The RNA shown here (transfer RNA) has 73 nucleotides and comes from [Candida] anglica. The coordinates come from a structure-prediction model, not an experiment, and the mean pLDDT is 82. Its Rfam family is "tRNA". By type it is a transfer RNA. From the family's description: Transfer RNA (tRNA) molecules are approximately 80 nucleotides in length. The organism belongs to Kurtzmaniella, within Eukaryota. The sequence is in RNAcentral, with records from ENA.
RNA sequence: GCCUUUGUAGCGUAAUGGUUAACGCGUUUGACUUCGAAUCAAAAGAUUGAGGGUUCGAGUCCCCCCUAGGGCU
Numbered sequence: 001g002c003c004u005u006u007g008u009a010g011c012g013u014a015a016u017g018g019u020u021a022a023c024g025c026g027u028u029u030g031a032c033u034u035c036g037a038a039u040c041a042a043a044a045g046a047u048u049g050a051g052g053g054u055u056c057g058a059g060u061c062c063c064c065c066c067u068a069g070g071g072c073u
Base pairs, nucleotide, nucleotide: 001072002071003070004069005068007066010025011024012023013022018056027043028042029041030040031039049065051063052062053061
């Protein structure tokens, strides 16, 4: 230099171009308990890596850049 994969909540992952981006762990609050743990109930937490484009509509498709892997020369 070229090809390819990846990037979504604190962490790990989902989401057929179409409702308010879902789940587990974790966190916070409450219940329970003598206090904890466990359990139960609830809540907060994401501008989906950055920028642009296509579309009535984009996490998803296209372009470019960035990040982290793999391959070829």